[in-house]
Molecule: Bacterial RNase P class A
Organism: Bryobacteraceae bacterium
RNA sequence: CCUGCCGGACAGGCAGCCGCCCGGGACGGUUUCGGCUGCCUCCGGGAGGAAAGUCCGGUCUCCCCAGGGCAACAUGCCGGCUAACGGCCGGGGGGAUUCGUUCAAGCGGAUUCUACGGAAAGCGCCACAGAAAAUAUACCGCCGGUUUGCAUGAAAAUGCGGAUCGGUAAGGGUGAAAUGGUGCGGUAAGAGCGCACCGCGGCGGCAGUAAUGCCGCUGGCAGGGCAAGCCCCAUGCGGAGCAAGACCAAAUAGGGGACCAGGAGCGGCCCGCUCCGUUACGAGUUCCGGGUAGGUCGCUGGAGCCGCCGGGUAAUCGGCGGCCAAGAGGAAUGGCUGCCGCUUCGUCGCAAGAUGGAGUACAGAAACCGGCUUAUCGUCCGGCAGGCCCU
Numbered sequence: 001c002c003u004g005c006c007g008g009a010c011a012g013g014c015a016g017c018c019g020c021c022c023g024g025g026a027c028g029g030u031u032u033c034g035g036c037u038g039c040c041u042c043c044g045g046g047a048g049g050a051a052a053g054u055c056c057g058g059u060c061u062c063c064c065c066a067g068g069g070c071a072a073c074a075u076g077c078c079g080g081c082u083a084a085c086g087g088c089c090g091g092g093g094g095g096a097u098u099c100g101u102u103c104a105a106g107c108g109g110a111u112u113c114u115a116c117g118g119a120a121a122g123c124g125c126c127a128c129a130g131a132a133a134a135u136a137u138a139c140c141g142c143c144g145g146u147u148u149g150c151a152u153g154a155a156a157a158u159g160c161g162g163a164u165c166g167g168u169a170a171g172g173g174u175g176a177a178a179u180g181g182u183g184c185g186g187u188a189a190g191a192g193c194g195c196a197c198c199g200c201g202g203c204g205g206c207a208g209u210a211a212u213g214c215c216g217c218u219g220g221c222a223g224g225g226c227a228a229g230c231c232c233c234a235u236g237c238g239g240a241g242c243a244a245g246a247c248c249a250a251a252u253a254g255g256g257g258a259c260c261a262g263g264a265g266c267g268g269c270c271c272g273c274u275c276c277g278u279u280a281c282g283a284g285u286u287c288c289g290g291g292u293a294g295g296u297c298g299c300u301g302g303a304g305c306c307g308c309c310g311g312g313u314a315a316u317c318g319g320c321g322g323c324c325a326a327g328a329g330g331a332a333u334g335g336c337u338g339c340c341g342c343u344u345c346g347u348c349g350c351a352a353g354a355u356g357g358a359g360u361a362c363a364g365a366a367a368c369c370g371g372c373u374u375a376u377c378g379u380c381c382g383g384c385a386g387g388c389c390c391u
Base pairs, nucleotide, nucleotide: 001387002386003385004384005383006382007381008380009379010378012340013339014338015337016336017335018334020046021045022044023043024042027038028037029036030035048362052373053372055371056370057369058368059367060241061240062239063238073236074235075234076233077091078090079089080088081087092116093114094113095112096111097110098109099108100107101106117232118231122230123229124226125225126224139172140171141168142167143166144165145164146163147162148161149160150159151158152157180198181197182196183195184194185193199221200219201218202217203216204215205214206213207212245297246296247295248294255288256287257286258285259284260282262276263275264274265273266272304323305322306321307320308319309318310317311316341360342359343358344357345356346355347354348353
């Protein structure tokens, strides 16, 4: 310097013009004096790292709720963090890659991934290939016996081959996976048959909060894999969601009550004033209640953001200081132009540079918060690995 992986930050800037939403001020209109409303104008604020998917966990609200059990669903090594979580952090085990080391199996380092309880409860499945895919099995091969053919030989016998009976899991071959692995011995050939090491089971000791690790003794060795198939075990779990829900409340049409010439409002009461009705059971007067339209709240000051200090490996926690930053309603946060950035391609130029074209993402709040996942033009920072060049 290039490439790849992991983690983090940012995700265009300035100016002009025309617009949008919310709040406030001034001014004007209107008013039952509470407000409502208009606009030339003034001031302030106006999307994100994911606002997304709505996957997980909470706050909040309403409904339901004796107790116990089943089902369904979710989670699943250990410890910690947190309001909580299926999230995060740290640790353990395991896998992969690479480097070093060993005769080899293996061991050690670095990086990275990991849904990682139980296969000795039961059921099920294991394609293709292969002899065989689970109470094993003999296709090739290797070895032995019997028998037979041929050759050599005086014979005994030996060599090559066939058939058959047996031994053998070393070797070949198939496969994702083949009944512990490597080495030495051993054997007719082989085999935990024997031994050493590694792995595994049991017992014990030590270290650790624990998962687990290490050491010693012992057993030649238990019997494949899949639970992201059913299942078993443990733990958790009521439902709906801001269109939750609460309050105020019109006209009209229903419902209920009172009254029959009076009733209602103003008012503590009377007088008084105003309105409606009045020769009347009516399409009468009047009151109450529920719902709708509409309005208000919920509604954005919160598990908040920023900085510093401290505890902790970290997630995170505590203290101090500062800050307030969209909040509507079917829904504003935009558009154009110019200049400058950034990336890339071309032309000119020895170079510095000049100049032209293209690109500049994904997307977008709707009660709020913590996560996860997915999308994203490009830039920068940190770490690791590999390669190349120079000293």